[in-house]
RNA sequence: UUCUUAUCAAGAGUAGGCGGAGGGACCAGCCCGAUGAAGCCCGGCAACCGGCGUAUUAACGCACGGUGCUAAUUCUUGCGGACAGCCGUAAUGGAUAUGUCUGAGAGAUGAGAG
Numbered sequence: 001u002u003c004u005u006a007u008c009a010a011g012a013g014u015a016g017g018c019g020g021a022g023g024g025a026c027c028a029g030c031c032c033g034a035u036g037a038a039g040c041c042c043g044g045c046a047a048c049c050g051g052c053g054u055a056u057u058a059a060c061g062c063a064c065g066g067u068g069c070u071a072a073u074u075c076u077u078g079c080g081g082a083c084a085g086c087c088g089u090a091a092u093g094g095a096u097a098u099g100u101c102u103g104a105g106a107g108a109u110g111a112g113a114g
Stems, first nucleotide, its partner, number of pairs: 001114008013042001016041003022032003026078001028076002043070003048066003051062004074106001079103006086094002
C1' cells in the first nucleotide's frame, strides 16, 4: 500500500501535567479553540484479538497483554431511492433549495490475507 470481513445512535478528566495555534480525513457547510487547539504523559472508556475464569462446542465475565477510542450520529453533506413539502395538469407529471427514512460510496478501527 491492496484485498476480504466485522463494527461505527452507547461509553470515557465541565479545574490533571507539559505544550503553545490550531483542529474536526477530503469537498461544501456548520462548529470547537488563549475560560487555552495539535502533539506527548497521566487518568478514563471499551471486550476487536490474545490470555485467564465460569460454562461447555454457544454464551458470559475480567482491562492482565496487543491495538483502539476519549466535543457534536463517522458533526452534517458529496451518488441514488421513498415519503412529506414545492410547481403544474382534466389525468399521466416536473423540479430539487428543505425535512424524515433508507441503500451505496467515502472514511475510521479491529481481525485475517497478499
Molecule: SAM riboswitch aptamer (S box leader)